[in-house]
């Protein structure tokens, strides 16, 4: 260097169906207030709507969607993947969120309990960040068994840019 594995409540993605979202918005109609109001958040520019009553409240009607979650199967996989700064696009313009990205750098070895914080409608669930104890490598010390390779138990440490067969 190439090829091919392993870890296991293993990573991601889409599909179906169900539940939640929620008797929630939007819409409609009364009734009340009385002047602003809306294009998400700042400024700026443009545009709608309003005394033929907007917004806002109060009632009736009406009645969803997404995102996230389960279940099932399917796909691609083992830096799988996540996350964090940048870059680039996405919007009327700027900056700010949020999306995407095949782009460039760093960072975590894996699933789970706590707990803090972010996200969310949520007590789901994601995400980070600290603990703890598991667990799978690889080195080491000790022990024990092996002619020896090497296996077996414990104890420390490291990290996937890593082990592990073959060529």
């Nucleotide at each position: 260097g190439a090829u091919a594995g392993a870890g296991g409540c293993g990573c991601g993605g889409g599909g179906u169906u169900c539940a939640u979202c929620a008797g929630u918005a939007a819409c409609g109609c009364c009734g009340u207030c009385g002047a602003g109001c809306c294009c998400g958040u700042c400024c700026a520019g443009g545009g709608g709507c309003c005394g033929c009553g907007a917004c806002g409240c109060g009632g009736c009607g009406g009645g969803a969607a997404a995102g996230g979650g389960a279940a099932u199967g399917c796909c691609g996989c083992c830096g799988a993947a996540g996350c964090c700064c940048g870059c680039a696009g996405g919007u009327u313009g700027g900056a700010g969120c949020c999306c995407u990205g095949u782009c460039g750098g760093g960072u975590u070895g894996g699933g789970g309990g706590a707990u803090c914080g972010c996200a969310g409608a949520a007590c789901a669930u994601g995400c980070g960040g600290u603990u703890c104890a598991c667990u799978g490598u690889c080195a080491u010390g000790g022990c024990c068994g092996u002619u020896g390779g090497c296996g077996g138990c414990u104890g420390u440490g490291g990290a996937g840019c890593g082990c592990u067969a073959u060529c």